[in-house]
């Protein structure tokens, strides 16, 4: 220095052909009994990596940038 391929909730990680942004854990509440804690009900929690651009409409499609990984020089 080139290519690929990631980044979306605190962590892990779905999101189809561009058209309401979620899932398990985890954190709050409550119920319940077998009480260092488990069942189970309901709830917070989001600049979708940053700046642009196309569109009516963008996580999604395009460009640049930054950060991982992996190939090859």
């Nucleotide at each position: 220095g080139g290519g690929u391929c990631g980044u979306u909730a605190g962590c892990u990680c779905a999101g189809c052909u561009g058209g309401c942004a979620g899932a398990g854990c985890a954190c709050c509440u409550g119920a319940u009994u077998u009480u260092u804690a488990a069942u189970c009900c309901g709830g917070u929690g989001g600049c979708c990596g940053c700046a642009g651009g196309u569109u009516c409409g963008a996580a999604u499609c395009c460009u640049g940038c930054a950060c991982g990984a992996c190939c090859c020089a």
About this RNA
Model confidence (mean pLDDT): 82 of 100. Transfer RNA from a candidate division WOR-3 bacterium, 73 nucleotides, folded computationally. Rfam family: tRNA. Rfam classes the family as a transfer RNA.